RNAcentral holds the sequence, with entries from ENA and MGnify. A computed fold for a 76-nucleotide RNA from a Burkholderiales bacterium, annotated as transfer RNA. The same sequence occurs in records of 2 taxa. Lineage of the source: Bacteria > Pseudomonadati > Pseudomonadota > Betaproteobacteria > Burkholderiales. Its Rfam family is "tRNA". Rfam classes the family as a transfer RNA.
Order: sequence, then C1' cells, then structure tokens
RNA sequence: GCCGUUGUAGCUCAGUCGGUAGAGCAGUUGCUUCGUAAGCAAACGGUCGGCGGUUCGAUUCCGUCCAACGGCACCA
Repeated sequence: GCCGUUGUAGCUCAGUCGGUAGAGCAGUUGCUUCGUAAGCAAACGGUCGGCGGUUCGAUUCCGUCCAACGGCACCA
C1' cells in the first nucleotide's frame, strides 16, 4: 500500500431482505432477613464508531474517514 471481518446499554452479545432497538450480567430502588448473601419485583440505562448520500423513512443500502483484528504485498 491492497483486500476482508468487526464496531449496538457499564460488560458479553442478539436484531433487521429499510418502518422508529432487545436479552443476559453488572449497577439502582423495593420486598424478604436480626443482618449479609441468595431469591422475588420494578424502574433506569443507547446520538446503533464519526461525517455525508439515497429514501417519506437508515442500526440496516451507498461513499468516505477512524479504531480493532486477520490475510496479502513491500522492505535486506
């Protein structure tokens, strides 16, 4: 330098042939207990990597950039 994969909640990951995003764990609150843990219940938590484009509408499609990983090439 070229090609590919990945990027979604604090963490691990789903999701969709375009229609307004979920789970588990963690954390919070409450119940239970003399207390803790466990258990149960509830609520909270996201500019879906950034910027543009297409579209009535984009996490999803297109372009570009950034980051991580892998392959190839270059380099004596």